[in-house]
RNA sequence: GCCAGCGUAGCUCAGCGGCAGAGCAGCAGACUCAUAAGCUGUUGGUCGGUGGUUCGAUUCCACCCGCUGGCA
Numbered sequence: 001g002c003c004a005g006c007g008u009a010g011c012u013c014a015g016c017g018g019c020a021g022a023g024c025a026g027c028a029g030a031c032u033c034a035u036a037a038g039c040u041g042u043u044g045g046u047c048g049g050u051g052g053u054u055c056g057a058u059u060c061c062a063c064c065c066g067c068u069g070g071c072a
Stems, first nucleotide, its partner, number of pairs: 001071007010024004018055001026042004048064005
């Protein structure tokens, strides 16, 4: 330099046009003599950025940024 994949909650990821979710972590409650585990509830997001398409974009398209892999 060329090609491909990925970027969503603190972490690991799902969701692939119509309300942003799960598990873990965190917080609270209940339980216990107490702690842990398990149980119940709950907080937390500019969906990497800017444009475009669309009635509507996390999702489709273009460019940029970052990470990973392959080729040279």

The RNA shown here (transfer RNA) has 72 nucleotides and comes from Candidatus Berkelbacteria bacterium CG06_land_8_20_14_3_00_43_10.
The sequence was found in a public genome assembly.
The organism belongs to Candidatus Berkelbacteria, within Bacteria.
Its Rfam family is "tRNA". Rfam classes the family as a transfer RNA.
Model confidence (mean pLDDT): 84 of 100.